[in-house]
Context: one part of a larger RNA
Molecule: small-subunit ribosomal RNA, 3' major domain
Organism: metagenome
């Protein structure tokens, strides 16, 4: 000196508590375990695996499995020799991959009348060199990520103390989200962290005025004509600093006022120190070592990664009258759109077809936003709640939807009346609730990751549980 203590003391955090709504109970969806299988490819496993990797397995993807097929090899450089073909088409055998057989054709330079001759470019053959591996090791390794933790804490130089190991600073006394700051002081200073700078959002200003706005006109229509006030929209500046007043205080801060759109870090993102976990990744990639080389390496069909007695996690839909259902009506934001996004219109109950106008989009399209209002109906029912699951006909995608795909319609109408023990989240435009977009993508979310619509309750308090920081004691631990 650390670490730990069912030892002290001070703080702090949705850690309790004090409220909301969840999970565990029920069905499905989805990962994992387990089982099972010719395979059910790997890998992740307490917080920090388990809607993770995977922002999307029907073929492919794919690493497994069955079988059938290649062997300088799907791919890279390179020597040698033989060679002229590829590209592109047919045929036979096949699942296809592929194997056999034909057709059908190369260029540039030299010499040369020309047949040809070297030489090179492109290629195919053979043979050596090597390709190649999602094989192993993450406990060799880099790189990158979790996690403790956005915690306020790591350490350094010079002194100075100590024999040393160190220890002082970094400790006290306030104080702060913060080793923030102040004061005190054998310590003085300084880095890496905290905070700022950055980026959104909340307020004005000023510069712009189209595709956007629309006070006046005009019109079925922002439609056209004027206008850029106003909304916006985007580049630039202002503003918030305990500035200003009052209290308390030595100071720093603190309580509490005014003004302001905003007030004491306004909200909210990115920013994650020195380390810990041989944490995770050799399957993103990049790499030593080690193992395979007619196979652990390719390549093509098929078929699994979608199994199913059971557990487990995250979910989504529920159990209803603050509801379902029909009907009529208002208001969003932030995306996407060219192998794209598709308008109107017309057929269809409807999933969609047709159609094809305008659109590399503040012009157009996707695209009605839904909860919400308004009216009608249902009346406590396993039901006009609740959609499982199955029959039956479609509809798109896509070579192809039997294993295994989304929707439609119509019939079925299953379990479930709020869920034990135990457990999560969440302090304000949050939690609930609604509904819309995006990535990925032919097609395929109840997942993700974004918008906004509506919009709470409670927080006495820190004994207590869980984690954390500082100082302090004990220790037979390092």
């Nucleotide at each position: 000196u650390g670490a730990c203590g069912g030892g002290g003391g001070u703080c702090c955090g949705c850690a309790c508590a004090a409220g909301c709504g969840g999970u565990g109970g029920a069905a499905c969806a989805u990962g994992u375990g387990g089982u099972u299988u010719a395979a059910u490819u790997c890998g992740a496993c307490a917080c920090u695996a388990c809607g993770c990797g995977a922002g999307g397995a029907a073929c492919c993807u794919u690493a497994c499995c069955u079988g059938g097929g290649c062997u300088u090899g799907a791919c890279a450089u390179g020597u040698a020799a033989c060679u002229g073909c590829u590209a592109c088409u047919g045929g036979u055998g096949g699942a296809a991959a592929c194997a056999c057989u034909g057709g059908g054709u190369u260029u540039g330079g030299u010499a040369g009348a020309a047949a040809u001759a070297c030489c090179g470019a492109c290629g195919g053959u053979u043979a050596c060199a090597c390709a190649g591996g999602u094989g192993c090791u993450g406990c060799a390794u880099g790189g990158c990520u979790g996690u403790c933790g956005u915690c306020a804490g790591c350490u350094c130089g010079u002194g100075u103390c100590g024999u040393g190991a160190g220890a002082u600073g970094u400790u006290g006394g306030g104080u702060u989200a913060a080793g923030u700051c102040c004061u005190u002081u054998a310590a003085c200073g300084a880095g890496c962290g905290c905070a700022a700078c950055c980026c959104c959002u909340a307020c004005c200003g000023u510069u712009a005025g189209u595709u956007g706005c629309u006070a006046c006109a005009u019109u079925u229509a922002g439609u056209u004509g004027g206008g850029c006030a106003c909304u916006c929209c985007a580049a630039u500046g202002g503003g918030a600093c305990c500035g200003c007043c009052u209290c308390g205080g030595a100071a720093a801060c603190g309580g509490g006022g005014a003004g302001g759109a905003a007030g004491g870090u306004g909200g909210g993102g990115a920013u994650g120190a020195c380390g810990u976990c041989a944490a995770g990744u050799c399957c993103u990639c990049a790499u030593g070592g080690c193992c395979c080389u007619u196979a652990u390496g390719u390549c093509a069909g098929g078929g699994g990664c979608u199994a199913c007695a059971c557990a487990c996690g995250u979910g989504u839909u529920a159990c209803a009258a603050u509801g379902g259902c029909g009907a009529g009506u208002a208001c969003a934001a932030a995306g996407a759109g060219a192998a794209g996004c598709a308008a109107a219109g017309c057929c269809g109950c409807g999933a969609g077809g047709u159609g094809g106008a305008g659109c590399a989009a503040a012009u157009c399209u996707c695209a009605c936003a839904a909860a919400g209002c308004u009216c009608g109906u249902c009346u406590a029912a396993g039901u006009u709640g609740g959609g499982a699951u199955c029959g039956a006909a479609g509809u798109c995608u896509g070579c192809a939807a039997c294993c295994c795909g989304a929707c439609u319609u119509c019939g079925u109408g299953a379990a479930c009346c709020u869920g034990a023990a135990a457990u999560c989240g969440c302090u304000a435009g949050u939690a609930a609730u609604c509904g819309c977009g995006c990535a990925u993508c032919a097609g395929a979310a109840c997942g993700g990751c974004g918008c906004g619509g509506u919009g709470a309750a409670u927080g006495c308090g820190u004994u207590c549980u869980c984690g954390g920081a500082c100082c302090u004691u004990g220790u037979a631990c390092a």